[in-house]
RNA sequence: AGUUGAGGUAGAGGCGCGAUGUAUCAAGAGUAAGCUCGUGGAGGCGGGGAGGCCGAUGAAACAAGCCAAAAGGGAUUAUCGCCGAAGUAUGGUUUAUCCCAAAGACCAUGCUGGGCCUAUAUCGAAUAGGUAUAGGACUGUCACCGAAGUAAUUCGGUGGAGAGCUACUUCAAGA
Numbered sequence: 001a002g003u004u005g006a007g008g009u010a011g012a013g014g015c016g017c018g019a020u021g022u023a024u025c026a027a028g029a030g031u032a033a034g035c036u037c038g039u040g041g042a043g044g045c046g047g048g049g050a051g052g053c054c055g056a057u058g059a060a061a062c063a064a065g066c067c068a069a070a071a072g073g074g075a076u077u078a079u080c081g082c083c084g085a086a087g088u089a090u091g092g093u094u095u096a097u098c099c100c101a102a103a104g105a106c107c108a109u110g111c112u113g114g115g116c117c118u119a120u121a122u123c124g125a126a127u128a129g130g131u132a133u134a135g136g137a138c139u140g141u142c143a144c145c146g147a148a149g150u151a152a153u154u155c156g157g158u159g160g161a162g163a164g165c166u167a168c169u170u171c172a173a174g175a
Base pairs, nucleotide, nucleotide: 003173004172005171006170007169008168009167010166011165014083016082017081018080019079020078023076024075025074034066035065036064038062039061043054044053045052047100048099049098050097086112087111088110089109090108091107092106093105094104095103113139114138116136117135118134119133120132121131122130123129141160142159143158144157145156146155147154148153
């Protein structure tokens, strides 16, 4: 020095990941709301209840006409942050006028190396998109086997998982 153990720093994968009161676009939707008119006839009001509000001076619902959104969810782009990036499932805590549900935020645990395509299920308004499962080819990486080569390395096959892989480095062990 190699090696072993515990760390640190940097880095790679590529149709790579995320955030955003960036911009544009689709969908939501000719829907909700509003106005007019008609039918209607006692209840009704964007999850359930409380509360509040509307209602015989005719509510809700329905039809016609006029007018006409938005949010949650997406796609592309720009910028920024990144390479367990992050996503998702379950559980817990927490947030608003109150309780429950749902949703958001945070935490814990499980799963997923990465994206792409197909089918089914599920969430969803959705033909958007996400997730799960199965299948397919692709791709990065490591190990093992085989082949070529003096070697560096290249090619093929099989398998593993990000708690991985590569480079450098610190401390310790060891002879």

This is a predicted structure of a 175-nucleotide RNA (Lysine riboswitch aptamer) from Tepidanaerobacter acetatoxydans Re1. Model confidence (mean pLDDT): 75 of 100. RNAcentral records the identical sequence in 2 taxa. The RNAcentral record of the sequence draws on ENA, Rfam and Ribocentre.